[in-house]
Molecule: c-di-GMP-I riboswitch aptamer
Organism: Methylococcales bacterium
Formats: sequence, C1' cells, structure tokens
RNA sequence: AUUUUCCAAAGCCAAACCUAUCGGAAGGUAGGGGCAGAAAGUCGCGGAUCCCAAACAAACGGAAAGCCGGACUACCGAG
Repeated sequence: AUUUUCCAAAGCCAAACCUAUCGGAAGGUAGGGGCAGAAAGUCGCGGAUCCCAAACAAACGGAAAGCCGGACUACCGAG
C1' cells in the first nucleotide's frame, strides 16, 4: 500500500417502551432504557414504505439512512 477474512479489548451506536418538548400528521430533539448493529457513519439518487390538516385520494409537498439497491468516507488489533 492492498484486501475487508476472522477473534478479542477499548470506544461508538441505540429498537420497543417511558418522560419532557416541537410538529396538523408521518415524525424530530433531549433524558431514561437496551432489541440489535462491524458501517445501524454520511447522502432521499432509484425502488418500496409512511404522512398530508373535516372525510377519501394524491405529488412537482413532507418523513424515513435500523427496508432493498446505489454513491462517498472511516477506528483498533491479528492474518
């Protein structure tokens, strides 16, 4: 330098649920919590999904990166 195969440690992340708060909603943020994760890091680019204010439906509006694919980047030790 390359590969991203495997084991351990440190550290990272944090589902359901609960509380507070923001939003019309999906949902976001903070604290608790811990099912998981070796890209569960970043990007709504493609598909699927969810929401759209009295009701039904819907995108050129919104949500979601812990649904699948794609793009970019990356820590420690061993081989």